[in-house]
Molecule: small-subunit ribosomal RNA
Organism: uncultured Clostridia bacterium
RNA sequence: AGAGUUUGAUCCUGGCUCAGGACGAACGCUGGCGGCGUGCCUAACACAUGCAAGUCGAGCGAUGAAAAAGAAGUAGAUCUCUUCGGAGUGACACCUCUUUGGAUUAGCGGCGGACGGGUGAGUAACACGUGAGCAACCUGCCGUACACAUUGGGAUAGCCUCGGGAAACUGGGAUUAAUACCAAACGAAACAUAUUGAUAGCAUUAUCAAAAUGUCAAAGAUUUAUCGGUGUACGAUGGGCUCGCGUCUGAUUAGCUAGUUGGUGAGAUAAAAGCUCACCAAGGCAAUGAUCAGUAGCCGGCCUGAGAGGGUGAUCGGCCACAUUGGGACUGAGACACGGCCCAAACUCCUACGGGAGGCAGCAGUGGGGAAUAUUGCACAAUGGAGGGAACUCUGAUGCAGCGACGCCGCGUGAGCGAAGAAGGAAUUCGUUUCGUAAAGCUCUGUCCUAUGGGAAGAUAAUGACGGUACCAUAGAAGAAAGCCCCGGCUAACUACGUGCCAGCAGCCGCGGUAAUACGUAGGGGGCGAGCGUUGUCCGGAAUUAUUGGGCGUAAAGGGUUCGUAGGCGGUAAUACAUGUCAGAUGUGAAAUCUUGUGGCUUAACCACAUCAAGCAUCUGAAACUGUAUAACUUGAGUGGAGGAGAGGUAAGUGGAAUUCCUAGUGUAGCGGUGAAAUGCGUAGAUAUUAGGAAGAAUACCAGUAGCGAAGGCGACUUACUGGCCUCUAACUGACGCUGAUGAACGAAAGCGUGGGUAGCAAACAGGAUUAGAUACCCUGGUAGUCCACGCCGUAAACGAUGAGUGCUAGGUGUCGGGAGUCAAAUCUCGGUGCCGUAGUUAACGCAAUAAGCACUCCGCCUGGGGAGUACGUGCGCAAGCAUGAAACUCAAAGGAAUUGACGGGGACCCGCACAAGCAGCGGAGCAUGUGGUUUAAUUCGAAGCAACGCGAAGAACCUUACCAGGACUUGACAUACUAGUGCCAAAUGUAGAGAUACAUUAUUUCUUCGGAACACUAAUACAGGUGGUGCAUGGUUGUCGUCAGCUCGUGUCGUGAGAUGUUGGGUUAAGUCCCGCAACGAGCGCAACCCCUAUGUUUAUUUGCCAGCAUUUCGGAUGGGAACUAUAGACAGACUGCCGAUAAGAAAUCGGAGGAAGGUGGGGAUGACGUCAAAUCAUCAUGCCCUAUAUGUCCUGGGCUACACACGUGCUACAAUGGUCGUUACAGAGAGCAGCUACACAGUGAUGUCACGCGAAUCUCAAAAAGGCGAUCUCAGUUCGGAUUGUACUCUGCAACUCGAGUACAUGAAGUCGGAGUUGCUAGUAAUCGCAAAUCAGAAUGUUGCGGUGAAUGCGUUCCCGGGUCUUGUACACACCGCCCGUCACACCAUGGAAGUUCGAGGGGCCCAAAGUCAGCGAUCUAACCGCAAGGAGGAAGCUGCCUAAGGCAAAUUGAAUGACUAGGGUGAAGUCGUAACAAGGUAGCCGUACCGGAAGGUGCGGCUG
Repeated sequence: AGAGUUUGAUCCUGGCUCAGGACGAACGCUGGCGGCGUGCCUAACACAUGCAAGUCGAGCGAUGAAAAAGAAGUAGAUCUCUUCGGAGUGACACCUCUUUGGAUUAGCGGCGGACGGGUGAGUAACACGUGAGCAACCUGCCGUACACAUUGGGAUAGCCUCGGGAAACUGGGAUUAAUACCAAACGAAACAUAUUGAUAGCAUUAUCAAAAUGUCAAAGAUUUAUCGGUGUACGAUGGGCUCGCGUCUGAUUAGCUAGUUGGUGAGAUAAAAGCUCACCAAGGCAAUGAUCAGUAGCCGGCCUGAGAGGGUGAUCGGCCACAUUGGGACUGAGACACGGCCCAAACUCCUACGGGAGGCAGCAGUGGGGAAUAUUGCACAAUGGAGGGAACUCUGAUGCAGCGACGCCGCGUGAGCGAAGAAGGAAUUCGUUUCGUAAAGCUCUGUCCUAUGGGAAGAUAAUGACGGUACCAUAGAAGAAAGCCCCGGCUAACUACGUGCCAGCAGCCGCGGUAAUACGUAGGGGGCGAGCGUUGUCCGGAAUUAUUGGGCGUAAAGGGUUCGUAGGCGGUAAUACAUGUCAGAUGUGAAAUCUUGUGGCUUAACCACAUCAAGCAUCUGAAACUGUAUAACUUGAGUGGAGGAGAGGUAAGUGGAAUUCCUAGUGUAGCGGUGAAAUGCGUAGAUAUUAGGAAGAAUACCAGUAGCGAAGGCGACUUACUGGCCUCUAACUGACGCUGAUGAACGAAAGCGUGGGUAGCAAACAGGAUUAGAUACCCUGGUAGUCCACGCCGUAAACGAUGAGUGCUAGGUGUCGGGAGUCAAAUCUCGGUGCCGUAGUUAACGCAAUAAGCACUCCGCCUGGGGAGUACGUGCGCAAGCAUGAAACUCAAAGGAAUUGACGGGGACCCGCACAAGCAGCGGAGCAUGUGGUUUAAUUCGAAGCAACGCGAAGAACCUUACCAGGACUUGACAUACUAGUGCCAAAUGUAGAGAUACAUUAUUUCUUCGGAACACUAAUACAGGUGGUGCAUGGUUGUCGUCAGCUCGUGUCGUGAGAUGUUGGGUUAAGUCCCGCAACGAGCGCAACCCCUAUGUUUAUUUGCCAGCAUUUCGGAUGGGAACUAUAGACAGACUGCCGAUAAGAAAUCGGAGGAAGGUGGGGAUGACGUCAAAUCAUCAUGCCCUAUAUGUCCUGGGCUACACACGUGCUACAAUGGUCGUUACAGAGAGCAGCUACACAGUGAUGUCACGCGAAUCUCAAAAAGGCGAUCUCAGUUCGGAUUGUACUCUGCAACUCGAGUACAUGAAGUCGGAGUUGCUAGUAAUCGCAAAUCAGAAUGUUGCGGUGAAUGCGUUCCCGGGUCUUGUACACACCGCCCGUCACACCAUGGAAGUUCGAGGGGCCCAAAGUCAGCGAUCUAACCGCAAGGAGGAAGCUGCCUAAGGCAAAUUGAAUGACUAGGGUGAAGUCGUAACAAGGUAGCCGUACCGGAAGGUGCGGCUG
């Protein structure tokens, strides 16, 4: 950084798609280790269980454990003494009491539960961000400073006791303490009130100083060292309030607002304020988007991007909001309070039914939801927090561990040598290639792992959850460790098999219908790698919303036009200010993040340290530009003066031509209309013609890419009123200007309303034609309408498809209106209106001073095609409708310009037996032959418009033969190879059989170096075989356009390019043949020529051919002979527009002429360019693949290909006298011949037979040529025409003529009397006509291929039909007109609109009721502290009432979603129906607006456009 995709190809426009990066991800396959991070995005769904906020005994009363000491008691070990009875000693233990001791803590009290932790529901807002302000505020704990703490009092919990209750809990009584509570005193720099002075400011005021009056405090504890308490001031920290700016979408939400906006006063609050209340005023917000609706926590940041931007708001950090839902206050420094209280609601739980309890959006965890997100872990060791004087306690904050490849980073799965290139797999042209040094094997190493040993930092004295962790050492063993995706193009990477539009793939284009690099598998390869792919989302690419950085003539896009409001922009010179602008400084811009640098973990990720910036605010400065103010200028703009042109507008009046009608005259049978007709009019007198009259509408000629107007538009003449424009002048004003959202006015035609008018024309309608139909085109009629007045409508291809304004940028040539100039001109100039053209521009076409060029200002509009200018909503309209204007869904295109073709019921030119002019036919008949169809066991197969059909087939009785039936064979009828065995095979005869075949008999190979070989058979294996399929897998061959004149290339040039040029043009030709011209110059394949036959001559040669002259003769070139002639077959000559004339351009060439056998290619043949038709052929042959293998192969017999209601093609014979029949008589050419042609002779009516000469051929034979000539007869008939059909008897070929041959004789004697529509061939030795020959072939031509004989007619000419060529034009075609394509209807599916309604929500307003609670009032009841001797009072409380008010209820509208019988249009869908609207002049040019009509496309009227 780009790429794919619209086309046959091209350029452009334009959408769709891909390659990149990212993620709190999920899913699929796979999974070795470690580090650092990270983990409910969904149900702000419901929660079992445990823990998450306590602490202080140095505040208080109470309790009073362990332990110690002492005393009394019980019991009595041990030891001593002993008279053995006992005495003394008295440990341990137990118990009681006392003194210490001080553990424990329910309660009162203090501090903390407003932090920390969670979540993002609500919120579009001063919520957040940023910057300011508070002279309008508060602040516990903490710091500093100063000062103080005097004297008293009454209660209460606990505890005890009596009760209630299932429980939660709770009542009465007695009693007690405090750092709990209360009173009094002292009394401040504090507060309040007003005053004076000074200073300052920002209005109220603030600060300082002075004095006065009034009002307020306190608490102790203890280990005696401290910790507390009270007041004031200051600080710090944290908060509260206000303001500027910024902060999503919708106008199909345009008006909103009554405490609303402001004032005065009062209240409330820590504090300003409608924050609340009373009164007064009527304001406030909004197109710079109010209100309403939807969506959303905001930011630092994060992702992406070159940037500007776009997207996002997880983790970390700041702020806000919330804590089941809603409301409320209490306490407190701080809350209207997540683990506090009260009430209401829903839900859950307990219950003895009376009543109670609860709130995981704390950490774990459970259910549920979901594609999806972890452990009911360890520890307070560290960091931090609460309490405490401290020890310490608490801390699911936090630190760690666990789980998850969820992400990022690092490491590994081994390294070296190793060719017999192993085995095996895959491919193969069978040679080999590849996996591949890969493996094996040998030699090493040890990341990781395992075992053992040591062992941290984190801690500054102690204290380590992590953790015996990181790390280190030793040893062991290659041991446990590779997958995923892709391989048609984009996009790196190819083969085989399977499948056969199936199964499937696919991000886009698109693959798959029998040879798939695109599906599936395998081998190989490519990419990444503990991951790889897919899906989703965001940015990018996308300059595809364009500020940077797009457009609007034809691709989407200029408003129909003008005026004009807001707004935006604005001439020349000067001064001042400083709004924008520029510069500097200061403050802020939290930390983290990012950038850069350095450092620390082995490296990296990660972490640490250092280093930035836009913005905002303040201050200082600059003054060119912008802005503002002031006073000027004249060139922009306007006014005046002098002239000018004009279908500019409105109204009134007037004229002539024409049409129609009426009246009258003349006049008679038609008129009219069309492609042709008919409807219609006319003998009741039309049309025509003459005269007179009436009416309405329109204004010929002039008339012109002439004029005027803003556009629509405006056309006889006159008058009146009136708008604008141009020129000249330079007197006046002095920027007064440009544009223009909303708005206003105008606005063709059609249409609507009311009233007139109506000649012509004419939607609808009627009739006649046309047609398959004809709701059309054509014709005859004809109503609205067209006209006028008034009022609506507001749209057009309202177009130059080009908004308005200003300036600048070569020219040339017309024209309109002025001016200067001149005798007249030329020329110059202003304003309009055309054409050509330079630069420039454009995708191209084109535009080009009237820009689509170069710039500026303002407005409108566009962002893929369809759905759709549709739906819904709204506004306007009498209606028709207009304006505004979506979405779902669907496609990968839709489109512009230009190119090459093809095509056109477009044009021009040219050619051809193409037409025309002729001749002969075909189509009718019979027959032959081929085809279709039908039939059949089979009627084998192929060929299908021309270009299949007497075609393959140059010849089906068997064979052929491929088909059918039946009978047989299986290495085979045929080929090759190999192994084993045998010695045959062949032949002859006989039997059976339809035959193939089987059996029997005869018979028993050759060579040899004796090993064997050849040949054959038997058995076995590879294989043979296939006229089986695919001509759409192919080669080869062929047809056709077409013997048409075309088809291309190299270099150059032009074009962005496809392409063009050359090859077009002017002539000419049979011809792209040649000449000339030309940005072309040359060349190739075709044309022509070269080849063959034929037409003339010369020469050579002379047999089998010939015979002029000579001789012989049987009279036959037979013989001798000849070489003249004919002929034969070799070589040459000849024809080249060479010569002459005319025409043409002094060309090519054409026309005419001469000469010549032949004259302009002499005639004929062979020869077929690039290509087209997926043309024909797998059945000539060859061949890939598929199929078959005791059959789809092979052999045999018989049958079939020969069928026959019918249809078609091609032929033969005819229909007769230009003839038939009979007799007689001539003249060819080219061929063929030994399994052959066969003479002569004889037999037969004949086919033919018998015999047999000659000839392998210029010798012999076939062989008679026929038409023709001459003569006779028939005399126009179904005939003496015609010969079909049939009968009888024969001939020939052949194993064999039944199915199914040809021929002969006799007999029979059908149709047919010249052929409808239509259609074929032929231009000269041709058509027509006549016979002859050959190939194939045993036999079997009316076919085919050749040959000669006789031998015409016509051609004006190119209008038309067909085919072809060249140029040009249009095109929506490119599979190319057998193209493309439109609409209704029918069917299936999809989304959407309407709809009687139904259901569920949302928000606000109104009314009713009203919990808890604050506030206010009342307070008869109750009442410790104070006063009082007392009574009582002060004060307080319960209770009651009121205002407000959550939830709840009622009613009516608004609005959203879902659903709804039925209904409407839309979209999509290989082969449905009807037509043919559009694209070519698309067969009626098309399209736009409007109206009417019609199954449908559509048709018609009116006006408009050219696309």